[in-house]
């Protein structure tokens, strides 16, 4: 330096235009146990990596930067 892919709760990750942004782990409170842990129940915690553009409507579609990984050269 080119091409690809991926960036969404503390973390791994689903969502691919319009209703409501969503799952396990985690973390908080309760039940329940002498007590922990495990199982049940219930909570909170995000404006989608930045800034534009297309559209009546963008986390999604586009183009530029930014980060990471993977190929090439």
């Nucleotide at each position: 330096g080119c091409a690809u892919u991926a960036g969404u709760a503390g973390c791994u990750c689903a969502g691919a235009g319009u209703a409501a942004a969503g799952a396990g782990c985690a973390c908080c409170g309760g039940u329940c146990u002498u007590g922990u842990a495990a199982a049940c129940c219930g909570g909170g915690g995000g404006c989608c990596g930045a800034a534009g553009g297309u559209u009546a409507a963008a986390u999604c579609c586009c183009a530029u930067c930014c980060u990471a990984a993977u190929g090439c050269u």
The prediction has a mean pLDDT of 81. The RNA shown here (transfer RNA) has 73 nucleotides and comes from Coryphaena hippurus. Rfam family: tRNA.